[in-house]
Context: one part of a larger RNA
Molecule: small-subunit ribosomal RNA, central domain
Organism: wastewater metagenome
RNA sequence: UUGGGUUUAAAGGGUGCGUAGGCGGCGAUGCAAGUCAGCGGUAAAAGCCCGGGGCUCAACCCCGGCGAGCCGUUGAAACUGCAGUGCUAGAGAAGGCGAGAGGUACGCGGAAUGCGCAGUGUAGCGGUGAAAUGCUUAGAUAUUGCGCAGAACUCCGAUUGCGAAGGCAGCGUACUGGCGCCUGACUGACGCUGAGGCACGAAAGCGUGGGGAUCGAACAGGAUUAGAGACCCUGGUAGUCCACGCAGUAAACGAUGAAUGCCGGCUGUUCGGGAUGAUUGAGUCCUGAGCGGCGAAGCGAAAGCGAUAAGCAUUCCACCUGGGGAGUACGCCGGCAACGGUGAAACUC
Repeated sequence: UUGGGUUUAAAGGGUGCGUAGGCGGCGAUGCAAGUCAGCGGUAAAAGCCCGGGGCUCAACCCCGGCGAGCCGUUGAAACUGCAGUGCUAGAGAAGGCGAGAGGUACGCGGAAUGCGCAGUGUAGCGGUGAAAUGCUUAGAUAUUGCGCAGAACUCCGAUUGCGAAGGCAGCGUACUGGCGCCUGACUGACGCUGAGGCACGAAAGCGUGGGGAUCGAACAGGAUUAGAGACCCUGGUAGUCCACGCAGUAAACGAUGAAUGCCGGCUGUUCGGGAUGAUUGAGUCCUGAGCGGCGAAGCGAAAGCGAUAAGCAUUCCACCUGGGGAGUACGCCGGCAACGGUGAAACUC
RNA backbone atom coordinates (compact mmCIF):
# COMPACT_ATOMS: atom_id res chain seq x y z
C1' U A 1 0.00 0.00 0.00
C1' U A 2 -1.22 1.97 -6.20
C1' G A 3 1.21 6.29 -3.54
C1' G A 4 6.08 8.01 -3.29
C1' G A 5 10.79 6.63 -4.57
C1' U A 6 15.92 3.92 -6.23
C1' U A 7 24.30 8.69 -7.29
C1' U A 8 25.51 9.31 -1.57
C1' A A 9 19.39 8.32 3.05
C1' A A 10 16.06 1.53 2.00
C1' A A 11 16.20 0.59 -3.30
C1' G A 12 19.21 -0.45 -10.75
C1' G A 13 19.39 -7.07 -11.83
C1' G A 14 27.24 -8.13 -12.83
C1' U A 15 26.50 -8.03 -18.39
C1' G A 16 24.37 -9.41 -22.99
C1' C A 17 21.03 -12.24 -26.42
C1' G A 18 16.19 -13.16 -26.59
C1' U A 19 10.60 -16.04 -25.56
C1' A A 20 5.81 -14.60 -23.81
C1' G A 21 3.89 -10.01 -22.69
C1' G A 22 3.73 -4.52 -22.68
C1' C A 23 4.57 -0.30 -25.84
C1' G A 24 5.20 1.55 -30.93
C1' G A 25 6.70 6.38 -37.15
C1' C A 26 4.00 9.44 -41.40
C1' G A 27 -0.60 9.72 -45.17
C1' A A 28 -5.30 8.35 -47.01
C1' U A 29 -9.47 4.42 -46.99
C1' G A 30 -12.81 0.91 -44.73
C1' C A 31 -14.82 -1.72 -40.24
C1' A A 32 -16.81 -0.30 -35.51
C1' A A 33 -14.09 -4.29 -30.72
C1' G A 34 -12.47 -0.35 -27.10
C1' U A 35 -14.43 4.89 -26.80
C1' C A 36 -18.55 8.68 -26.99
C1' A A 37 -23.89 10.11 -27.57
C1' G A 38 -29.48 9.23 -27.86
C1' C A 39 -33.46 5.81 -26.61
C1' G A 40 -35.20 1.35 -24.16
C1' G A 41 -34.83 -2.95 -20.57
C1' U A 42 -32.97 -4.61 -15.85
C1' A A 43 -31.19 -3.04 -11.03
C1' A A 44 -37.31 -6.97 -5.03
C1' A A 45 -39.25 -4.06 -1.00
C1' A A 46 -37.53 -0.94 2.78
C1' G A 47 -33.33 2.59 3.28
C1' C A 48 -29.86 7.05 1.31
C1' C A 49 -30.58 11.44 -2.04
C1' C A 50 -34.17 14.87 -4.86
C1' G A 51 -39.51 16.61 -5.50
C1' G A 52 -44.43 16.45 -3.30
C1' G A 53 -48.07 14.99 0.47
C1' G A 54 -50.51 13.10 5.66
C1' C A 55 -50.47 13.20 11.28
C1' U A 56 -50.98 21.10 14.75
C1' C A 57 -44.66 20.57 13.88
C1' A A 58 -40.90 16.92 14.13
C1' A A 59 -39.64 12.02 14.69
C1' C A 60 -42.77 8.73 11.95
C1' C A 61 -45.68 7.46 7.62
C1' C A 62 -47.32 7.76 2.19
C1' C A 63 -46.57 8.90 -3.28
C1' G A 64 -43.28 9.98 -7.36
C1' G A 65 -38.30 10.37 -9.29
C1' C A 66 -33.03 9.55 -9.82
C1' G A 67 -29.28 5.59 -10.06
C1' A A 68 -23.09 2.97 -11.24
C1' G A 69 -22.99 -1.66 -13.63
C1' C A 70 -24.99 -5.23 -17.13
C1' C A 71 -28.13 -6.21 -21.63
C1' G A 72 -30.50 -4.43 -26.18
C1' U A 73 -31.02 -0.82 -30.03
C1' U A 74 -29.90 3.55 -33.21
C1' G A 75 -25.94 6.63 -34.41
C1' A A 76 -20.65 9.27 -34.39
C1' A A 77 -15.48 8.01 -36.27
C1' A A 78 -11.15 12.24 -33.47
C1' C A 79 -8.12 8.67 -30.55
C1' U A 80 -6.73 3.13 -29.54
C1' G A 81 -7.65 -1.43 -32.19
C1' C A 82 -8.46 -4.49 -36.74
C1' A A 83 -8.09 -5.03 -42.35
C1' G A 84 -6.00 -4.13 -46.79
C1' U A 85 -3.10 0.15 -49.08
C1' G A 86 0.77 3.97 -49.88
C1' C A 87 5.38 6.53 -47.78
C1' U A 88 10.67 7.13 -45.82
C1' A A 89 12.53 10.69 -41.27
C1' G A 90 13.04 4.88 -37.22
C1' A A 91 15.46 0.07 -38.22
C1' G A 92 18.16 -2.84 -41.62
C1' A A 93 20.77 -3.87 -46.11
C1' A A 94 24.41 -2.01 -50.25
C1' G A 95 28.90 0.51 -52.11
C1' G A 96 33.39 3.20 -50.61
C1' C A 97 36.70 4.67 -46.78
C1' G A 98 38.64 4.53 -41.47
C1' A A 99 40.53 3.91 -36.30
C1' G A 100 41.32 0.58 -32.36
C1' A A 101 45.55 -3.03 -25.74
C1' G A 102 38.06 -6.20 -29.11
C1' G A 103 38.50 -11.96 -29.30
C1' U A 104 40.95 -16.96 -30.48
C1' A A 105 45.21 -19.78 -32.10
C1' C A 106 50.26 -20.25 -33.49
C1' G A 107 55.19 -18.35 -33.88
C1' C A 108 59.16 -14.97 -32.45
C1' G A 109 62.05 -11.24 -29.15
C1' G A 110 65.01 -8.64 -25.47
C1' A A 111 65.68 -7.12 -20.38
C1' A A 112 65.07 -8.75 -15.48
C1' U A 113 64.85 -12.98 -11.86
C1' G A 114 66.42 -17.76 -10.20
C1' C A 115 69.34 -22.02 -11.12
C1' G A 116 73.57 -25.00 -13.51
C1' C A 117 78.76 -25.15 -15.46
C1' A A 118 83.36 -22.47 -16.01
C1' G A 119 86.85 -18.07 -15.19
C1' U A 120 88.60 -13.85 -12.02
C1' G A 121 88.77 -12.91 -6.85
C1' U A 122 88.76 -13.00 -1.03
C1' A A 123 86.13 -12.51 3.58
C1' G A 124 82.45 -11.47 4.20
C1' C A 125 77.25 -11.22 2.16
C1' G A 126 72.31 -10.30 3.31
C1' G A 127 68.82 -7.82 6.18
C1' U A 128 66.91 -3.81 9.77
C1' G A 129 64.81 1.51 13.37
C1' A A 130 68.70 -1.50 15.45
C1' A A 131 69.49 -6.61 15.14
C1' A A 132 69.19 -11.72 14.67
C1' U A 133 67.60 -16.12 12.18
C1' G A 134 69.74 -17.22 7.05
C1' C A 135 73.98 -17.74 3.24
C1' U A 136 79.59 -18.12 3.09
C1' U A 137 86.94 -20.63 3.29
C1' A A 138 83.47 -27.57 0.72
C1' G A 139 85.19 -20.17 -1.72
C1' A A 140 79.71 -17.06 -0.92
C1' U A 141 78.51 -11.72 -2.09
C1' A A 142 80.71 -9.00 -6.46
C1' U A 143 82.16 -9.62 -11.59
C1' U A 144 82.84 -12.15 -16.72
C1' G A 145 81.42 -16.03 -20.29
C1' C A 146 78.21 -20.08 -21.76
C1' G A 147 73.68 -22.66 -20.88
C1' C A 148 68.60 -23.82 -18.84
C1' A A 149 63.66 -22.63 -16.85
C1' G A 150 59.19 -20.20 -15.95
C1' A A 151 56.46 -15.81 -15.64
C1' A A 152 55.60 -10.78 -16.93
C1' C A 153 56.05 -7.30 -21.10
C1' U A 154 60.17 -1.19 -19.20
C1' C A 155 59.94 3.29 -22.44
C1' C A 156 56.00 4.77 -25.96
C1' G A 157 51.44 5.64 -22.32
C1' A A 158 47.77 9.90 -22.27
C1' U A 159 41.31 12.77 -18.26
C1' U A 160 44.21 7.93 -25.02
C1' G A 161 41.80 3.65 -27.49
C1' C A 162 38.59 -1.00 -27.86
C1' G A 163 34.78 -4.18 -25.66
C1' A A 164 27.83 -5.66 -23.50
C1' A A 165 29.99 -6.33 -18.93
C1' G A 166 33.96 -9.04 -16.66
C1' G A 167 38.04 -7.07 -19.05
C1' C A 168 42.04 -6.08 -22.96
C1' A A 169 49.02 -3.58 -23.55
C1' G A 170 56.32 -6.64 -26.33
C1' C A 171 56.40 -8.00 -31.93
C1' G A 172 54.42 -10.78 -36.20
C1' U A 173 50.94 -14.01 -38.91
C1' A A 174 46.16 -16.49 -39.68
C1' C A 175 41.03 -16.68 -38.52
C1' U A 176 37.20 -13.63 -36.42
C1' G A 177 33.32 -10.01 -33.65
C1' G A 178 31.72 -5.13 -33.12
C1' C A 179 31.95 0.25 -34.22
C1' G A 180 32.29 5.12 -36.94
C1' C A 181 32.12 8.31 -41.35
C1' C A 182 30.60 9.41 -46.59
C1' U A 183 27.03 8.35 -50.67
C1' G A 184 21.54 7.99 -50.94
C1' A A 185 20.45 4.16 -56.69
C1' C A 186 17.72 -1.02 -52.15
C1' U A 187 13.80 -3.17 -48.25
C1' G A 188 9.59 -0.47 -46.31
C1' A A 189 8.14 0.07 -39.42
C1' C A 190 10.98 -5.13 -40.41
C1' G A 191 11.15 -1.17 -34.13
C1' C A 192 11.94 -0.48 -28.34
C1' U A 193 11.83 -3.11 -23.85
C1' G A 194 12.03 -7.79 -22.01
C1' A A 195 8.95 -11.76 -16.63
C1' G A 196 10.80 -16.76 -17.33
C1' G A 197 15.00 -18.86 -20.32
C1' C A 198 19.95 -19.22 -22.47
C1' A A 199 24.95 -17.44 -22.77
C1' C A 200 29.16 -14.66 -20.93
C1' G A 201 31.14 -13.37 -16.27
C1' A A 202 37.63 -10.36 -12.05
C1' A A 203 40.06 -12.53 -7.99
C1' A A 204 39.96 -16.42 -4.74
C1' G A 205 38.28 -21.63 -4.75
C1' C A 206 37.38 -27.02 -6.57
C1' G A 207 38.48 -31.68 -10.00
C1' U A 208 42.08 -34.28 -13.51
C1' G A 209 46.76 -33.76 -15.85
C1' G A 210 51.02 -30.74 -16.66
C1' G A 211 54.38 -26.74 -15.15
C1' G A 212 56.86 -24.32 -11.17
C1' A A 213 61.30 -18.73 -12.30
C1' U A 214 59.08 -14.96 -9.22
C1' C A 215 55.92 -13.68 -5.50
C1' G A 216 53.67 -16.06 -1.59
C1' A A 217 47.98 -17.63 2.41
C1' A A 218 49.25 -21.84 5.78
C1' C A 219 53.61 -23.19 8.34
C1' A A 220 58.80 -22.68 10.65
C1' G A 221 62.51 -19.68 12.55
C1' G A 222 64.55 -14.57 13.99
C1' A A 223 63.11 -9.92 16.05
C1' U A 224 59.58 -6.41 18.51
C1' U A 225 56.50 -6.63 22.87
C1' A A 226 53.95 -7.13 29.32
C1' G A 227 52.22 -10.78 25.65
C1' A A 228 52.71 -10.73 19.67
C1' G A 229 48.69 -16.40 17.50
C1' A A 230 50.53 -9.49 14.02
C1' C A 231 52.98 -5.32 11.78
C1' C A 232 59.44 -5.94 10.35
C1' C A 233 63.22 -9.89 8.77
C1' U A 234 65.02 -15.02 6.82
C1' G A 235 62.89 -19.21 4.65
C1' G A 236 58.51 -21.50 2.61
C1' U A 237 53.72 -25.32 0.92
C1' A A 238 49.09 -24.58 -1.59
C1' G A 239 48.38 -21.06 -5.03
C1' U A 240 50.17 -17.69 -8.68
C1' C A 241 51.11 -20.18 -14.98
C1' C A 242 48.94 -23.88 -18.98
C1' A A 243 44.96 -27.49 -20.94
C1' C A 244 40.11 -29.32 -20.11
C1' G A 245 35.90 -29.29 -16.77
C1' C A 246 33.19 -27.00 -12.49
C1' A A 247 31.92 -22.88 -9.62
C1' G A 248 28.90 -17.88 -10.53
C1' U A 249 30.41 -14.33 -6.58
C1' A A 250 32.69 -8.65 -5.89
C1' A A 251 32.96 -1.49 -3.45
C1' A A 252 30.92 -6.94 -10.71
C1' C A 253 30.93 1.17 -9.12
C1' G A 254 29.47 6.09 -12.87
C1' A A 255 27.58 2.94 -5.88
C1' U A 256 23.56 6.31 -11.63
C1' G A 257 18.84 -0.13 -15.94
C1' A A 258 17.70 0.06 -21.39
C1' A A 259 15.53 2.98 -25.50
C1' U A 260 13.70 7.52 -28.00
C1' G A 261 12.82 12.80 -28.55
C1' C A 262 13.52 17.83 -26.85
C1' C A 263 16.18 21.99 -24.00
C1' G A 264 21.71 28.39 -23.94
C1' G A 265 26.91 28.15 -24.20
C1' C A 266 32.60 27.90 -23.54
C1' U A 267 36.84 24.67 -23.79
C1' G A 268 40.45 20.28 -24.38
C1' U A 269 41.17 15.72 -26.83
C1' U A 270 40.52 10.80 -30.15
C1' C A 271 38.69 8.95 -34.99
C1' G A 272 36.09 10.28 -39.69
C1' G A 273 33.87 13.81 -43.65
C1' G A 274 33.51 18.76 -46.13
C1' A A 275 35.26 23.92 -47.15
C1' U A 276 39.36 27.18 -47.05
C1' G A 277 44.61 27.53 -47.02
C1' A A 278 48.52 26.02 -51.96
C1' U A 279 44.62 19.74 -54.93
C1' U A 280 48.48 17.24 -50.59
C1' G A 281 51.56 20.66 -44.76
C1' A A 282 50.67 23.82 -40.23
C1' G A 283 46.36 26.52 -39.27
C1' U A 284 41.07 28.30 -39.57
C1' C A 285 35.69 27.31 -40.20
C1' C A 286 31.51 23.78 -40.61
C1' U A 287 29.82 18.79 -39.63
C1' G A 288 29.23 13.27 -37.55
C1' A A 289 30.66 9.65 -33.71
C1' G A 290 33.29 9.09 -28.98
C1' C A 291 36.27 10.48 -24.34
C1' G A 292 37.10 14.67 -20.60
C1' G A 293 36.76 19.75 -18.03
C1' C A 294 33.64 24.29 -16.74
C1' G A 295 29.08 26.07 -16.61
C1' A A 296 22.82 29.07 -18.63
C1' A A 297 18.17 27.31 -17.54
C1' G A 298 16.31 23.55 -14.83
C1' C A 299 16.81 19.83 -11.03
C1' G A 300 18.54 18.44 -6.04
C1' A A 301 17.98 17.81 1.31
C1' A A 302 22.61 19.25 0.20
C1' A A 303 27.17 17.57 -1.83
C1' G A 304 26.44 18.17 -6.60
C1' C A 305 24.17 16.84 -11.76
C1' G A 306 23.90 19.86 -15.92
C1' A A 307 23.10 17.47 -24.34
C1' U A 308 27.62 11.20 -21.66
C1' A A 309 21.47 14.87 -16.89
C1' A A 310 20.65 13.49 -11.42
C1' G A 311 16.76 18.73 -16.71
C1' C A 312 11.74 18.26 -19.59
C1' A A 313 8.70 14.00 -21.38
C1' U A 314 7.20 8.89 -23.22
C1' U A 315 7.74 3.22 -23.22
C1' C A 316 9.37 -1.38 -20.96
C1' C A 317 12.02 -4.13 -17.18
C1' A A 318 14.34 -4.63 -12.17
C1' C A 319 14.16 -3.11 -7.18
C1' C A 320 12.77 -0.34 -2.10
C1' U A 321 8.91 0.33 2.02
C1' G A 322 12.18 1.63 10.06
C1' G A 323 16.92 -0.57 12.89
C1' G A 324 18.49 -5.29 14.88
C1' G A 325 17.33 -10.50 14.48
C1' A A 326 19.42 -11.80 8.93
C1' G A 327 21.09 -12.38 3.74
C1' U A 328 20.24 -16.04 9.20
C1' A A 329 16.56 -20.51 9.92
C1' C A 330 13.41 -23.83 7.34
C1' G A 331 11.91 -25.76 2.60
C1' C A 332 13.05 -26.10 -2.51
C1' C A 333 16.57 -25.64 -6.74
C1' G A 334 21.83 -25.84 -8.28
C1' G A 335 27.02 -27.63 -6.87
C1' C A 336 32.23 -32.82 -6.18
C1' A A 337 32.78 -29.63 -2.19
C1' A A 338 33.37 -24.76 -0.63
C1' C A 339 29.12 -22.62 -1.20
C1' G A 340 25.39 -20.08 -4.48
C1' G A 341 20.08 -18.75 -5.66
C1' U A 342 15.34 -18.03 -3.44
C1' G A 343 14.33 -16.20 1.54
C1' A A 344 10.98 -15.69 6.56
C1' A A 345 9.30 -15.47 11.76
C1' A A 346 9.40 -15.17 17.04
C1' C A 347 11.67 -11.65 19.90
C1' U A 348 13.60 -6.71 20.60
C1' C A 349 14.41 -1.13 20.10